[in-house]
RNA sequence: GGGUCAGUAACUCAGUGGUAGAGUAUUCGGCUUUUAACCGAUUAGCCGUGGGUUCGAAUCCCACCUGACCCA
Numbered sequence: 001g002g003g004u005c006a007g008u009a010a011c012u013c014a015g016u017g018g019u020a021g022a023g024u025a026u027u028c029g030g031c032u033u034u035u036a037a038c039c040g041a042u043u044a045g046c047c048g049u050g051g052g053u054u055c056g057a058a059u060c061c062c063a064c065c066u067g068a069c070c071c072a
Stems, first nucleotide, its partner, number of pairs: 001071007010024004018055001025043001027041004048064005
C1' cells in the first nucleotide's frame, strides 16, 4: 500500500428495509439470622462518524475513524 471481517446498553451478543432486543450487570424490593443463591421490578442506546438511496435505514450505497486477520 491492497483485501476481508468487525464496531448495536456498563460487558458479551442478537436483530440483514417496517415499533431497537436478550443474557450478564446497576439500583430497589421480596425471601433469608446475615452473606451468597433464588424471585420480582428497575436503570441503561446520537446502532463508530459524516453523507446518499428510500414513504421508511442498525440493515442498502459512498467516504472516513478504530480494531483484528490475510497478501505485498